[in-house]
Molecule: transfer RNA
Organism: bacterium
RNA sequence: GCCCCGGUAGCUCAGUUGGAUAGAGCAGGAGACUUCUAAGCUCAAGGUCGCAGGUUCGAAUCUUGCCCGGGGCA
Numbered sequence: 001g002c003c004c005c006g007g008u009a010g011c012u013c014a015g016u017u018g019g020a021u022a023g024a025g026c027a028g029g030a031g032a033c034u035u036c037u038a039a040g041c042u043c044a045a046g047g048u049c050g051c052a053g054g055u056u057c058g059a060a061u062c063u064u065g066c067c068c069g070g071g072g073c074a
Stems, first nucleotide, its partner, number of pairs: 001073007010026004019057001029043003050066005
């Protein structure tokens, strides 16, 4: 330098035939339970979907450039 995969909540990830308000588990918070704690239970919160453009009525999803991580070739 070229090619491929990935970047979504604090962490691990799902979601890509474009469509309704973007989800799960764990962690953290609150409640209830308990003599107290833990476990289990309930609830709420937490997101510029890596960044910036383009296409479209509509983009996490398609597309272009760039950034970051991993792998391959030279």